[in-house]
RNAcentral holds the sequence, with entries from ENA.
Transfer RNA from a Candidatus Margulisiibacteriota bacterium, 75 nucleotides, folded computationally.
Its Rfam family is "tRNA". It is annotated as a transfer RNA.
The coordinates come from a structure-prediction model, not an experiment, and the mean pLDDT is 82.
RNA sequence: GGGCAGUUAGUUCAGUGGUAGAACGCCUCUCUCACACAGAGGAGGUCGCUGGUUCAAUCCCAGCACUGCCCACCA
Numbered sequence: 001g002g003g004c005a006g007u008u009a010g011u012u013c014a015g016u017g018g019u020a021g022a023a024c025g026c027c028u029c030u031c032u033c034a035c036a037c038a039g040a041g042g043a044g045g046u047c048g049c050u051g052g053u054u055c056a057a058u059c060c061c062a063g064c065a066c067u068g069c070c071c072a073c074c075a
Stems, first nucleotide, its partner, number of pairs: 001071007010024004018055001026042005048064005
């Protein structure tokens, strides 16, 4: 330098045009002498950034950034 994949909650990941979800974790309550387990409820997100398309974008398009893998070049 070229190609491919990825970036969404604290973590691991779904969701692929129509108001953003799960599991684990966290907080509160119930239970217990207490803890754990279990049950109920809750908080937590500018969906990497900037533009474009669209009535409408996490989703489609372009550029950029970052992460991983492969190839090439130099040494």